Background:
Model confidence (mean pLDDT): 81 of 100. The RNA shown here (transfer RNA) has 76 nucleotides and comes from a Lentisphaerota bacterium. It was read from a public genome assembly. NCBI's taxonomy places the organism under Bacteria, Pseudomonadati, Lentisphaerota.
RNA sequence: GGGGGUGUAGCUCAGUCGGUAGAGCAACUGACUCUUAAUCAGUGGGUCCACGGUUCGAGCCCGUGCACCCCUACCA
Numbered sequence: 001g002g003g004g005g006u007g008u009a010g011c012u013c014a015g016u017c018g019g020u021a022g023a024g025c026a027a028c029u030g031a032c033u034c035u036u037a038a039u040c041a042g043u044g045g046g047u048c049c050a051c052g053g054u055u056c057g058a059g060c061c062c063g064u065g066c067a068c069c070c071c072u073a074c075c076a
Stems, first nucleotide, its partner, number of pairs: 001072007010025004019056001027043005049065005
């Protein structure tokens, strides 16, 4: 340099045919408990990597860029 993959909550990840963004864990509150842990109930938490485009409507489609991972080529 070329090709491919990934990017969504604090972490790990779903998200179907483009139509109200979700789960588990963690956090917080409450119950229970002598206390902690465990268990149970509940609550909060999002610039869907960035910018632009298409569309009535984009996490999802298209373009460019960025970050990380893999393969490959070249140089040494």